[in-house]
RNA sequence: AAAAGCGUGCCGGGAGAAGUCGUCACUCAGGACGAGGCCGAAGGAGCAACUGCCCCGGAAACUCUCAGGCAAAAGGACCAGCACGCAAUC
Numbered sequence: 001a002a003a004a005g006c007g008u009g010c011c012g013g014g015a016g017a018a019g020u021c022g023u024c025a026c027u028c029a030g031g032a033c034g035a036g037g038c039c040g041a042a043g044g045a046g047c048a049a050c051u052g053c054c055c056c057g058g059a060a061a062c063u064c065u066c067a068g069g070c071a072a073a074a075g076g077a078c079c080a081g082c083a084c085g086c087a088a089u090c
Stems, first nucleotide, its partner, number of pairs: 001089001005086006012079002020035005037070003043066001044064003050057001
């Protein structure tokens, strides 16, 4: 000095699925409990190849749906930009 990469912060974008039913409470509320239904993109869990076999290990936007969610807001994987840091390498 440092493309790519990784981390943190800020900013912008960012999907899906009932404003379901019953009881209670509230009336500018959007809660509590229960019932079945639905969604996957917080988080979490599972595994294919890999091995002669077993155990262990083993990725995801796949699978599960524990958690979470199913009007708006919020949240939101992920993507882009900026700043800072790490850093293979030169």
Source information
RNAcentral holds the sequence, with entries from Rfam. This is a predicted structure of a 90-nucleotide RNA (Glycine riboswitch aptamer) from Martelella mediterranea. Of the family's consensus pairs, 90% are formed in the model. The coordinates come from a structure-prediction model, not an experiment, and the mean pLDDT is 75. Rfam family: Glycine riboswitch aptamer. Its family is annotated with glycine biosynthetic process in the Gene Ontology. About the family: This family represents the bacterial glycine riboswitch. NCBI's taxonomy places the organism under Bacteria, Pseudomonadota, Alphaproteobacteria, Aurantimonadaceae, Martelella.